[in-house]
RNA sequence: UUAUCAAGAAAGGUGGAGGGAAUAGACCCUUUGAAGCCUUAGCAACCCUUUGUGUCAAAUGCAAAGAAGGUGCUACAUUCUAUCCGGUUAAAAGCAGGACAGAUAA
Repeated sequence: UUAUCAAGAAAGGUGGAGGGAAUAGACCCUUUGAAGCCUUAGCAACCCUUUGUGUCAAAUGCAAAGAAGGUGCUACAUUCUAUCCGGUUAAAAGCAGGACAGAUAA
């Protein structure tokens, strides 16, 4: 910089009080055992592999299938809200779209 982020997928060991990124608020998880670490298993399909299409030949692209390898992930929508805009409303709440921030991949 670009793409994606309401889908999907957990057991055991160790550990011993926190955790859900940061700030604030809310709501949750957790001694019926948090975070971290290790093992095994799984999910997904970004990279990747194969085939088709395409081409003079390639490449990009597109479609389908796959999962050996590189990452990632396996409570809750990125847990929700925060700023802007729209319409609604007496006003709000709630709703919709975008921005910011963040995560992951290339």